[in-house]
Molecule: transfer RNA
Organism: uncultured Gemmiger sp.
């Protein structure tokens, strides 16, 4: 100095209530598996604090990693 967001890899637009791919589960299809299709679940956004009507986003601090 940079990074930290779902099990893994990552998005997230001048602050407005967080998504994608893979993996997982269920169903359809198949003699069965795989593949394919449809659906579902899964996140105190590294921890405290501050600013703000509102913070993944801004400020500061601590921690971990490079």
């Nucleotide at each position: 100095a940079g990074u930290u967001u779902a099990g893994c890899a990552c998005a997230g637009u001048u602050g407005g209530u967080a998504g994608u791919g893979c993996a997982g589960c269920u169903g359809a299809u198949u003699u069965g598996u795989a593949a394919u299709c449809a659906g579902c679940a899964g996140g105190u956004c590294g921890g405290g604090g501050g600013u703000u009507c509102g913070a993944g986003u801004c400020c500061g601090u601590c921690a971990a990693c490079u």